[in-house]
Context: one part of a larger RNA
RNA sequence: UCCGGCGAGUUGCGCUGGCCGGCGAGGUUAACUUCUAAAGGAAGGGAGCCGAAGGGAAACCAAGUCUUAAAAGGGCGAAUAAGUCGGUCGGAGCAGACCCGAAACCGGGUGAUCUAUCCAUGUCCAGGAUGAAGCUGCCGUAAAAGGCAAUGGAGGUCCGAACCCACAUCCGUUGAAAAGGGUGGGGAUGAGGUGUGGAUAGGGGAGAAAUUCCAAUCGAACCCGGAGAUAGCUGGUUCUCCUCGAAAUAGCUUUAGGGCUAGCCUCAUACAAGUCUAGCGGAGGUAGAGCACUGAAUUUCCUAGGGGGCGUCAAAGCUUACCGAAGAAUAUCAAACUCCGAAUGCCGCCAAGAUGGUGUAUGGGAGUCAGACUGCACGAGAUAAGUUGGGUAGUCGAAAGGGAAAGAGCCCAGACCUACAGCUAAGGCCCCAAAAUGUGUGUUAAGUGGAAAAGGAUGUGGGAUUUCAAAGACAACUAGGAUGUUGGCUUAGAAGCAGCCAUACAUUCAAAGAGUGCGUAAUAGCUCACUAGUCGAGAGGUCCUGCGCCGAAAAUGUCCGGGGCUGAAACACACUGCCGAAGCUUAGGGAUCAGAAAUGAUCGGUAGAGGAGCAUUGCAUACUGGAGGAAGCAGUACCGAUAAGGAGCUGUGGACGGUAUGGAAGAGAGAAUGCCGGA
Numbered sequence: 001u002c003c004g005g006c007g008a009g010u011u012g013c014g015c016u017g018g019c020c021g022g023c024g025a026g027g028u029u030a031a032c033u034u035c036u037a038a039a040g041g042a043a044g045g046g047a048g049c050c051g052a053a054g055g056g057a058a059a060c061c062a063a064g065u066c067u068u069a070a071a072a073g074g075g076c077g078a079a080u081a082a083g084u085c086g087g088u089c090g091g092a093g094c095a096g097a098c099c100c101g102a103a104a105c106c107g108g109g110u111g112a113u114c115u116a117u118c119c120a121u122g123u124c125c126a127g128g129a130u131g132a133a134g135c136u137g138c139c140g141u142a143a144a145a146g147g148c149a150a151u152g153g154a155g156g157u158c159c160g161a162a163c164c165c166a167c168a169u170c171c172g173u174u175g176a177a178a179a180g181g182g183u184g185g186g187g188a189u190g191a192g193g194u195g196u197g198g199a200u201a202g203g204g205g206a207g208a209a210a211u212u213c214c215a216a217u218c219g220a221a222c223c224c225g226g227a228g229a230u231a232g233c234u235g236g237u238u239c240u241c242c243u244c245g246a247a248a249u250a251g252c253u254u255u256a257g258g259g260c261u262a263g264c265c266u267c268a269u270a271c272a273a274g275u276c277u278a279g280c281g282g283a284g285g286u287a288g289a290g291c292a293c294u295g296a297a298u299u300u301c302c303u304a305g306g307g308g309g310c311g312u313c314a315a316a317g318c319u320u321a322c323c324g325a326a327g328a329a330u331a332u333c334a335a336a337c338u339c340c341g342a343a344u345g346c347c348g349c350c351a352a353g354a355u356g357g358u359g360u361a362u363g364g365g366a367g368u369c370a371g372a373c374u375g376c377a378c379g380a381g382a383u384a385a386g387u388u389g390g391g392u393a394g395u396c397g398a399a400a401g402g403g404a405a406a407g408a409g410c411c412c413a414g415a416c417c418u419a420c421a422g423c424u425a426a427g428g429c430c431c432c433a434a435a436a437u438g439u440g441u442g443u444u445a446a447g448u449g450g451a452a453a454a455g456g457a458u459g460u461g462g463g464a465u466u467u468c469a470a471a472g473a474c475a476a477c478u479a480g481g482a483u484g485u486u487g488g489c490u491u492a493g494a495a496g497c498a499g500c501c502a503u504a505c506a507u508u509c510a511a512a513g514a515g516u517g518c519g520u521a522a523u524a525g526c527u528c529a530c531u532a533g534u535c536g537a538g539a540g541g542u543c544c545u546g547c548g549c550c551g552a553a554a555a556u557g558u559c560c561g562g563g564g565c566u567g568a569a570a571c572a573c574a575c576u577g578c579c580g581a582a583g584c585u586u587a588g589g590g591a592u593c594a595g596a597a598a599u600g601a602u603c604g605g606u607a608g609a610g611g612a613g614c615a616u617u618g619c620a621u622a623c624u625g626g627a628g629g630a631a632g633c634a635g636u637a638c639c640g641a642u643a644a645g646g647a648g649c650u651g652u653g654g655a656c657g658g659u660a661u662g663g664a665a666g667a668g669a670g671a672a673u674g675c676c677g678g679a
Base pairs, nucleotide, nucleotide: 001679002678003677004676005675006674011095012094013093015091016090017089018088019087020086021085022084023083026050027049028048032044033043034042035041054061055060064076065075066074067073098236099235101233105226106225107224108223109222110221116200117199118198119197120196121195122194123193124192125190127159128158129157130155134151136149137148138147139146163187164186165185167184168183169182170181171180202218204214205213206212211220239613240612241611242610243609244608249262250261251260252259253258263368264367265365266364267363268362269361270360271359273358274355275354276353277352279349280348281347282346288340289338290337294334295333296332299329300328301327305323306322307320308319309318310317371396372395373394374393375392376391378389379388380387401412402411403410416589417588418587419586421585422584423583427579428578429577430563431562432561436576438575439574440573441572442571443570449565455550456549459547460546461545462544463543464542465541466540467539468538476534477533478532479531480530482507483506484505487501488500489499513528517526518525590603591602592601593600594599614668616665617664619662620661621660622659623658624657625656632652633651634650635649636648638646639645
């Protein structure tokens, strides 16, 4: 891992609701007794219980009663009458109460053959080294002290085996071993090692003290019991079909992953109430707008007040390109501003139409209380988040199908079954790949399409407007572009062209600035404006707008799904056709509901409610099969146009089965790191 077997809403009691049955203003027996054909038997037994009357704390009264001094009042009742006893199903309660699962708590015992400490009694420590005290001798002293030598053999002394330990490292890590092996290391006469016997026990003992040890177990041993402890937690909970079908919210909660009540679902009964559309009548202060209030905020004027200057100190006074309340004008802003003010939405009335598993009430049963994303209007956040919080709508949740390459939440659309029938939706129609290499008119040249901003640009299309132009524009070419004058000032110089002033100076002119740029030290020189000629038809500017360009650097592989696409297979606007889904239609069939029928409508579905069945094992009654072969097992092309399932035949097997009706359950397995066995 697989296979087989076992494996989870049960039972008792009273309560409550539905259904079925008996009797009915009544219903019913319990213990027990008797009988008996001994079976889910019969008869007796009326104690008791429920109901038929309530009110009051009660005495008590009674269709009333209580409250009270008393009720006119008020509360609960009657008037408006159905119960009760069984059976069965649903539910809650008390019990282990659907099953498995703690860590723990308590009681009584068993353990010191491991290990800790202690007691008693034994035993062990190769060899080598060092050489304390004491003692002896000599020296020394008044005697001592002291010194030297020899002797001696002390020590938690030294080196190092046995023995004990466990400091480093390597190996081992499903080991040779549930703590070891290798190489080194430490102690090795001591607080030493060790044998035997004994002592201390769990709310305890022992501890050179580490929460360390007390039999591979220790922040409280082990065994049995209380015990099926408790588990708002996790996991699991077994056949089928049919109908309906949620919630992830509110309030409260030592409450937040739990609960209770309400909301939303279902079933039954009763009523006929609901929703939408038109009209009418309402409440309201949002969007917008506005500045009349409250505040914020801009410029100017005016002007209290303040600052600066003058005023010889002080003061009066004068003045001010300073600040500035109030006021005036101007132009703004606001969720907690409003002189105003919608659209929707909400409430009500009326009638008609439409519509619906629509509404309300009572009763039985639930589940839900972690929601997710998307659009819209908002709060928080950084006008960040696949972020967070409510509001509103949708989808998912509990929804399959088609589209978006792929995809819970986006777009289209809601799957009863069958069909090698048709029409469409979103989206598509060159090939992959079903359907147009469709039609018409434009745009784009960037592979833009097929990712992005501020900003930048004679890209290109469309529109508007304006200036110049056959009295000749724009561009190009030819020629001119002068004089007072080198304007004045400044300056070393300043002559159109460093700088300052003037520049609407004047003259001659077809025209020519007291000068557009280059240039010089300053001049010079080149050029422009401006003018004429040549030429001969459009030229210049501004604004709006379509599609493009640059801006554009990242890590597996190039951002069209790919191939590939340029009068398109891109974009825009039109048009015609086609493809395309479980949508709609067509044909056939089934079920549910409504209906007298004809017929019509409906049938996605998690939690969950309701309904109908299949199978298994005993039992009762009736029938029936079987050695001419029962059950079981194996095979098989049959039946059930809903399933769970049910037959027949063949083989095997070798003795018990089946059908109908009823009744009773140890009544259905794929999951529980399930249990047992096997491979």
Large-subunit ribosomal RNA, domain II from a Lachnospiraceae bacterium, 679 nucleotides, folded computationally. Rfam family: Bacterial large subunit ribosomal RNA. Taxonomically the source falls in Lachnospiraceae (Bacteria, Bacillati, Clostridia, Lachnospirales).